[in-house]
Molecule: transfer RNA
Organism: Bacteroidaceae bacterium
RNA sequence: GCCUUUGUAGUUCAAUGGAUAGAACGGCCCUCUCCUAAAGGGCAGAUUCGAGUUCGAUUCUCGACGGAGGUA
Numbered sequence: 001g002c003c004u005u006u007g008u009a010g011u012u013c014a015a016u017g018g019a020u021a022g023a024a025c026g027g028c029c030c031u032c033u034c035c036u037a038a039a040g041g042g043c044a045g046a047u048u049c050g051a052g053u054u055c056g057a058u059u060c061u062c063g064a065c066g067g068a069g070g071u072a
Stems, first nucleotide, its partner, number of pairs: 001071007010025004018055001027043005048064005
C1' cells in the first nucleotide's frame, strides 16, 4: 500500500429503519444505621467526523479518522 472487520455513557454490552437510545457495574444525592457496609429510592452521563439515500438513520451507502486482524 491492499483486503477484512470494528467504532454507542467512565467501563462492559443491548437497540437490524420509527418509543424520551436501554441495562449492568461505576459516579452524585436522599432514606435507613450510633458510624460504616449492605439494602431501597432518585439524578446526571453516550451514538467518532462529514456527505448521501429515506417522510424518518445508531441501523443502509460513500469518504475521512481511530482500533484489531490478514497479506507481497